[in-house]
RNA sequence: GCCGGGGUGGUGGAACGGUAUACACGGCGGACUCAAAAUCCGCUGCUCGCAAGGGCAUGGGGGUUCGAAUCCCUUCCCCGGCACCA
Numbered sequence: 001g002c003c004g005g006g007g008u009g010g011u012g013g014a015a016c017g018g019u020a021u022a023c024a025c026g027g028c029g030g031a032c033u034c035a036a037a038a039u040c041c042g043c044u045g046c047u048c049g050c051a052a053g054g055g056c057a058u059g060g061g062g063g064u065u066c067g068a069a070u071c072c073c074u075u076c077c078c079c080g081g082c083a084c085c086a
Stems, first nucleotide, its partner, number of pairs: 001082007010025003018066001021057001026044006045056004059075005
């Protein structure tokens, strides 16, 4: 340099172009216990808000679309293969 795969919450990861974070782990709170472990229940992307609710987010930037993690262009990074290596 060329080809292929990938980048999404704290972690592993899911999601036909139909409004993400399912599920699991972890975390927090509670129940149970003398206490703890285990188990069970609730909450858990970020942010604003007392709440109801609002805003934002799928590596970065741009585009197509009523609608994009998903399609197109560009760019950065990671993994694998190939090529080059005087």